[in-house]
Context: one part of a larger RNA
């Protein structure tokens, strides 16, 4: 992992609602007794319980009563239907659908492991070092002291047994639930060890690690309380049909749980149609927008002008000036969720009309109370987030099908069943891959593009439509030639001559034309060039702003790529046109169930509510089967929407089916389910 068997809403009791039945202003017995063949049944038994009257705290009164001064008003009542039993739903109390804690209390059992202690025994090869003391000699007044011997101390040294466990490797379903190999520490000591004994669970013992107390320790193990409790996790078993949610509000030692409300289902009910949609009419309102010499707040520039600053006035003052700051006022511009002289659309309320089929009330049973994406209006955040908090809508949730390569919620579209029938939606029509290599006209050269995505800015890319200027009196570009004189303008300067810098009504002359000079250049000149002009050539040439498509800007982590192949008058892109493909949509044909207005309509579905059935075991009643072969097993066929049922071949070898009713140990794929087998 698979197979087989077992495996979870039960039972008792008390309520409550529904339903079936009995009796009914009544209903009903409990214990107990009698009888009887076990189980059980039948008959007695009226104690008790519920109902038939309520109101008041009560005395009490009573279809009324209480409050009260009240014959007022008001509160609760009256103008009758109950009760007993069966069954079903559900609630309370009980273990109460099943399995599951960590723990708590209590009775006991443990120190044969291990910690420490007590008593009594045992063990420690060999080698080294050489304390005190003592002796002799020297030495001292005597001691001290010195040398040499002797001696044999030590939690002394090296190192086996023994004890330990430092480092590395192996081992890691091991040889072993802690080891092996090599290496290492102690090894006469706070040493090691045998035997016997002691200390016990909030207790022991601990050279102290929360260590150890029998492979168990921040409180051992065993039995019991005990089915502790678990607002938590997991699991919870046959079929078909109908309806079908919620993830919100308030409160909560409350936030992953509950109570009430909201939303679902079932049953019943009655009315002034009360619900929904559309149209019209009438309303309330201060949002979007807009506006502000209409208020409030804030604000830019100018004018005008109080006040202040600064300056002048010999100080002070009068007075004057001011490209300083600036109130009020005026002109122009412009802002505001908590501004408004204004002011929609939607939405809301009411009335009328039409269409439609709800709406509402009561009772019973729920689930939900973690929501999420998208669009729009907002708050928060960074006008960040697949962020977060509201509001309106929609979808997913609980929704299959087609498209978007692939995708919960994006686009299209709501699946009763069957069809090798047709038409379409979104989206597509070269091949993968169903359908146009379709028609017309452009554009793009970047493989841009071909379904995620990009800016500021740069740029004689290219196309289009404009504005404006020059041009057969010859433009633009190229080539040939000229480009002068006063004058080296004045100033400045060492120099300044068109060309360092400053100044200037930068002027005048000759000219086809030529600046007191556009740039290069020189120390300054010189030189080259430009503007400007003539010639040559012979038809278009410049400037500006706008639009389309391209271009650079352009950078991401596994190999690249539009889904791929690939595609360039396209298979890209823009705008038109026609055809086709394309879904569980729609139609057509057949079928099922339900509803009604009888011809149509409905039938996606999680939590959840309701309805109808299948199967298993047993009991009662009735009928009928079986060695001419029951149940069971294994094939085949048929029937039923399905759970399933029936027939039959083989096997099997003794019980079993059918109809009605009743009762349950009544259906397994899951619970890291339990047991067995493989």
């Nucleotide at each position: 992992g698979c197979c087989u068997a077992c495996g979870a809403g039960u039972u008792g009791u008390c309520g409550u609602u529904g339903u079936u039945g009995g009796c009914a202003a009544g209903g009903u017995u409990a214990a107990g007794g009698a009888u009887u063949u076990a189980a059980g049944g039948u008959c007695c038994g009226g104690a008790g319980c519920c109902g038939a009257a309520g109101c008041g705290a009560a005395a009490g009164c009573g279809a009324g009563u209480c409050u009260u001064a009240a014959c007022a008003g008001g509160g609760c009542g009256c103008u009758u239907a109950g009760u007993c039993a069966g069954c079903a739903g559900u609630g309370g109390c009980a273990g109460a659908c099943g399995c599951g804690a960590a723990a708590c209390u209590u009775u006991g059992u443990g120190a044969u492991c291990u910690a420490c202690c007590c008593a009594u025994g045992a063990g420690c090869a060999g080698g080294g070092u050489g304390a005190a003391g003592u002796g002799u000699a020297g030495g001292u007044a005597a001691c001290a002291c010195u040398a040499c011997a002797u001696g044999g101390a030590g939690g002394c040294c090296c190192g086996a047994a023994c004890c330990a466990g430092u480092a590395u490797a192996c081992g890691u379903u091991g040889a072993a639930a802690a080891g092996u190999a090599u290496u290492u520490g102690g090894a006469u000591g706070a040493c090691u060890u045998g035997u016997g004994g002691g200390u016990a669970g909030g207790g022991g013992u601990g050279a102290a690690a929360g260590g150890c107390c029998a492979a168990u320790c921040a409180a051992a193990c065993u039995g019991a309380g005990a089915g502790a409790u678990a607002g938590c996790u997991c699991g919870u078993a046959c079929u078909c049909c109908c309806c079908g949610a919620a993830a919100u509000g308030c409160u909560u030692u409350u936030a992953g749980g509950a109570g009430c409300a909201g939303c679902g289902u079932g049953u019943g009910g009655g009315u002034u149609u009360a619900g929904u949609u559309u149209a019209u009419u009438a309303g309330a309102g201060g949002u979007a927008g807009a506006g502000c010499u209409a208020c409030c707040a804030a604000u830019u520039g100018g004018a005008c002008u109080a006040g202040g600053g600064g300056g002048a006035g010999u100080c002070a003052a009068a007075u004057c000036c001011u490209a300083c700051c600036a109130a009020a006022u005026c002109c122009a511009g412009a802002u505001g969720a908590a501004c408004u002289c204004c002011g929609a659309a939607u939405g809301c309320u009411a009335a009328u009309a039409a269409a439609u089929a709800u709406a509402c009330c009561a009772c019973a049973c729920a689930g939900u109370g973690a929501g999420g994406g998208c669009u729009u209006g907002g708050g928060u955040g960074c006008u960040a987030a697949g962020g977060u908090c509201c509001a309106a809508g929609u979808c997913c949730g609980a929704g299959a099908g087609g498209g978007a390569a692939a995708g919960a919620a994006c686009c299209c579209a709501g699946a009763c069943c069957u069809a090798c029938a047709g038409c379409u939606a979104a989206g597509g029509u070269c091949c993968c891959a169903a359908a146009a290599u379709c028609u017309a006209u452009g554009c793009u050269a970047a493989g841009u593009u071909g379904a995620a995505c990009u800016a500021a800015g740069g740029a004689g890319g290219u196309c289009c439509a404009g504005u404006u200027g020059c041009a057969g009196a010859g433009a633009c570009a190229g080539c040939c030639a000229g480009g002068a004189g006063g004058u080296u303008g004045g100033c400045u300067u060492g120099g300044a001559a068109g060309c360092a810098g400053c100044c200037a009504u930068u002027c005048c002359u000759u000219c086809a034309a030529a600046g007191a000079g556009u740039g290069c250049g020189u120390a300054a000149c010189a030189g080259c060039u430009c503007a400007c002009u003539g010639g040559u050539c012979g038809a278009g040439c410049g400037a500006c702003a706008g639009g389309g498509c391209a271009u650079c800007g352009a950078u991401a982590a596994u190999a690249a790529u539009c889904g791929g192949g690939c595609a360039u008058c396209a298979a890209a892109u823009a705008c038109a046109a026609u055809a086709c493909c394309g879904a569980a949509g729609c139609u057509u044909a057949g079928g099922a169930u339900c509803a009604u207005u009888u011809a149509u309509g409905a039938u996606g579905g999680u939590a959840g509510g309701g309805g109808a059935g299948c199967a298993u075991u047993c009991a009662c009643u009735a009928a009928a089967c079986a060695a001419u072969g029951a149940a069971g097993g294994u094939g085949u066929g048929a029937c039923g929407u399905g759970a399933g049922u029936c027939a039959u071949g083989c096997u099997g070898g003794a019980g079993a089916c059918u109809a009605g009713u009743g009762a349950a140990g009544a259906g397994c794929a899951a619970a890291u389910g339990u047991a067995g087998g493989c």
The part of an RNA shown here (large-subunit ribosomal RNA, domain II) has 678 nucleotides and comes from Kryptoperidinium foliaceum. Lineage of the source: Eukaryota > Alveolata > Dinophyceae > Peridiniales > Kryptoperidinium. Rfam family: Bacterial large subunit ribosomal RNA.